[in-house]
């Protein structure tokens, strides 16, 4: 210098908080945040709703091969860019399907282009040159980009106009690789601007809402039915009414419980694989709140930093090491259905691989 990985204060006392167990109670026992619990950016599990099949639209992804439940994730490789190197970065399909755009500068910017310069002709001339017509993309200048590079032939001057070499493009073939692709040979015409993080084309993928999902139970109060009661002169049937009381039913609300903590789980070992990862064996399980717990104080210690230099020690010396003294000292941040990723924040400290220089 470059890459990866780990850690993220500890002990005791005391006062508190949430879950579970125990107890009649007081109390006692036990467990109690993170590597990102964060952003809510991707992908899934799970739940409800929707759903014949196909197409269009809309959105997303975009080198190749693999991993995975899946991915805008991960691994390996290819190509391109950067770096002396270790290594890093890449929104990495298509610009002969079509459309569009290319600021500023510049004469000219997309079926090119004559500003300066060069050459030539005409006219004029103070003989220095000036003006006008034509030719020219070799030279200058502008620009991110000016229609291959370089040398020669050629020419009035020039030009792939022609030739050799080189670069690049297209076609064909051989070899290596699963593939992206690499490498070699040969032919062609001499040269093809960039942008698809513009529309678009091609290939593949995608139903919606989310744990306030959703499920079960369910007061009170409305509501329905019945008993009892009243009316139809009495009784029975039937009909109507109905304040209170009682019984039954009952959608939904408050509320309670579940969902909700054993899982695509974690650790170790072995096997397969370059790896991501997969399989097998053994062992472990330790938050679950919902006006939302996981905290505060005291003291001791510790990584480590600063100051002074008292003692010991190594060294010829510069200086180094150890013990002691005084002072400081610990970041970012906190679960809320769960999981795999990505991104962002993070004081200080530890470990390992590799590269360059001396």
């Nucleotide at each position: 210098g470059c890459c990866g990985u780990c850690u993220g204060g500890g002990a005791u006392g005391c006062c508190g908080c949430g879950g579970c167990g125990u107890g009649a109670a007081a109390g006692c026992g036990u467990c109690g945040a993170g590597g990102a619990a964060a952003g809510u950016c991707c992908g899934g599990a799970c739940u409800c709703c929707a759903u014949a099949g196909g197409g269009c639209a809309a959105g997303g992804u975009g080198g190749u091969g693999g991993g995975u439940a899946a991915c805008c994730c991960c691994c390996a490789c290819u190509c391109g860019a950067g770096g002396u190197a270790a290594c890093u970065c890449g929104c990495a399909g298509g610009a002969c399907a079509g459309u569009g755009c290319a600021a500023c500068a510049g004469a000219a910017a997309g079926c090119a282009g004559a500003c300066c310069g060069c050459c030539u002709c005409a006219u004029c001339u103070u003989c220095g040159g000036a003006u006008g017509g034509g030719g020219u993309a070799a030279g200058g200048g502008u620009g991110a980009a000016a229609c291959g590079g370089c040398g020669g032939u050629g020419u009035a001057a020039g030009a792939g106009a022609c030739c050799a070499c080189c670069a690049g493009c297209g076609g064909g073939g051989a070899c290596g690789g699963u593939g992206a692709c690499g490498c070699c040979c040969u032919c062609g015409g001499c040269u093809a601007u960039g942008c698809a993080a513009a529309c678009c084309c091609c290939a593949c993928c995608u139903g919606g809402a989310g744990c306030a999902a959703g499920a079960u139970c369910g007061a009170g109060c409305a509501g329905a039915g019945g008993a009892c009661g009243g009316c139809c002169g009495g009784c029975c049937c039937g009909g109507c009414c109905a304040a209170a009381u009682c019984c039954u039913c009952g959608g939904g609300u408050a509320g309670a419980u579940c969902g909700c903590a054993u899982g695509a789980u974690c650790g170790c070992g072995c096997u397969g694989g370059c790896a991501a990862c997969a399989g097998c064996g053994c062992g472990g399980c330790u938050a679950g709140a919902u006006g939302g717990a996981u905290g505060a104080c005291a003291c001791c210690c510790c990584a480590u930093c600063c100051g002074a230099u008292g003692c010991c020690u190594c060294g010829u010396a510069a200086g180094g090491g150890g013990c002691g003294c005084g002072g400081g000292g610990g970041a970012c941040a906190g679960a809320a259905u769960c999981c795999g990723g990505c991104u962002u924040a993070u004081a200080g400290g530890g470990c390992g691989a590799c590269u360059c220089g001396u």
A computed fold for a 358-nucleotide RNA from a soil metagenome, annotated as Bacterial RNase P class A. It matches the Rfam family "Bacterial RNase P class A". Gene Ontology terms of the family: dimeric ribonuclease P complex, ribonuclease P activity and tRNA processing. The RNAcentral record of the sequence draws on MGnify. The coordinates come from a structure-prediction model, not an experiment, and the mean pLDDT is 77.